The RNA shown here (transfer RNA) has 72 nucleotides and comes from Candidatus Anstonella stagnisolia. Model confidence (mean pLDDT): 82 of 100.
RNA sequence: GCCCCUGUAGCUCAGAGGUAGAGCGCCUGUCUCGUAAACAGGAGGUCGUGGGUCCAAUUCCCAUCGGGGGCU
Numbered sequence: 001g002c003c004c005c006u007g008u009a010g011c012u013c014a015g016a017g018g019u020a021g022a023g024c025g026c027c028u029g030u031c032u033c034g035u036a037a038a039c040a041g042g043a044g045g046u047c048g049u050g051g052g053u054c055c056a057a058u059u060c061c062c063a064u065c066g067g068g069g070g071c072u
Stems, first nucleotide, its partner, number of pairs: 001071007010024004018055001026042005048064005
């Protein structure tokens, strides 16, 4: 320098045009002598960034930044 993969909640990841979810973690409650577990409820996300297409973009296209891998 070129090519590929990847970036979504605190963490690990789903979602692939119709307005964002799961597990774990966190908070509250129930239960317990107490803790944990279990059960019930809750909070938390400019979907890396900037443009474009579209009635509508996390999703498609372009650029750019970060991370990983490969080739010369």
Notes:
NCBI's taxonomy places the organism under Archaea, Microcaldota, Candidatus Micrarchaeia, Candidatus Anstonellales, Candidatus Anstonella. The RNAcentral record of the sequence draws on ENA. Its Rfam family is "tRNA". By type it is a transfer RNA.